[in-house]
Context: one part of a larger RNA
RNA sequence: CUGGGCGUAAAGCGCACGUAGGCGGAUCAGAAAGUUGGGGGUGAAAUCCCAGGGCUCAACCCUGGAACUGCCCUCAAAACUCCUGGUCUUGAGUUCGAGAGAGGUGAGUGGAAUUCCAAGUGUAGAGGUGAAAUUCGUAGAUAUUUGGAGGAACACCAGUGGCGAAGGCGGCUCACUGGCUCGAUACUGACGCUGAGGUGCGAAAGUGUGGGGAGCAAACAGGAUUAGAUACCCUGGUAGUCCACACCGUAAACGAUGAAUGCCAGACGUCGGGCAGUAUACUGUUCGGUGUCACACCUAACGGAUUAAGCAUUCCGCCUGGGGAGUACGGUCGCAAGAUUAAAACUC
Repeated sequence: CUGGGCGUAAAGCGCACGUAGGCGGAUCAGAAAGUUGGGGGUGAAAUCCCAGGGCUCAACCCUGGAACUGCCCUCAAAACUCCUGGUCUUGAGUUCGAGAGAGGUGAGUGGAAUUCCAAGUGUAGAGGUGAAAUUCGUAGAUAUUUGGAGGAACACCAGUGGCGAAGGCGGCUCACUGGCUCGAUACUGACGCUGAGGUGCGAAAGUGUGGGGAGCAAACAGGAUUAGAUACCCUGGUAGUCCACACCGUAAACGAUGAAUGCCAGACGUCGGGCAGUAUACUGUUCGGUGUCACACCUAACGGAUUAAGCAUUCCGCCUGGGGAGUACGGUCGCAAGAUUAAAACUC
């Protein structure tokens, strides 16, 4: 390379947009590049193969044939692919009318709780633990009441509920704004799918500058435990957690399952719509999501099963024994931390 694979054995990029490229609905006509058939030219000789022959055999040599799977020219065919020109509506999109939603950004605002401050009441303990101690407290703590400050998070509702491409999103209100679903007729007429490079988004931690700092809390300090205890437990506590702007670009970024399209038994939930029937609360039905079970089928098994890991097609990414190693070197990116790309010797 051919081939075989990628839920759990090695293997789906964290996610999207999109360039080149690859692939692409129905139908008519034309053309004939690919394609197919006929004919012709060429494809040197030698070599290879086949049949003979010559050296005593063989190697070797000679003769003839075949072959040289290719290229070019020409005549035709027109199913399929391509190309050109029409037509169509099922794919895709637009319009109109409804609808659901923690989708995003900004601003404002609410109550509970913790902490702190001030004041009142009040007196000897309070905290904490397996038990204690460090710690706080007669300079009046803990408890309780009132007032105030400040920051962060939003109990109940809450649900294998919803929304988002993923990361993710949850008090309430307003403004701006993205996407989705259903129904309807009208319109455009293949405008589509995927996507190497590329671009953007991307939890937490971390970084830079400036704010903020209630609670929590790496590091650190002390008290315990212990043989020791650089821990688990306790008392404190700084970065950080929060905000603005800029970087980082990684996660068990998981459904460990790439995207798109079509087809292939059902049953029971749930969410958002539509239609029909009526007992006005259900039933039936139909789209779109989200779950559980289960047939065919698949799977090494576990299990998956119309939300496929089934049957097929298109495009991309990735894998090829374990260790060395996601390391070294080099390149690119980054302020740094580091990220990304990515070997070999050696060894089993």

About this RNA:
Small-subunit ribosomal RNA, central domain from a metagenome, 348 nucleotides, folded computationally. It matches the Rfam family "Bacterial small subunit ribosomal RNA". The RNAcentral record of the full RNA draws on SILVA. Its mean pLDDT, the model's own confidence on a scale to 100, is 89.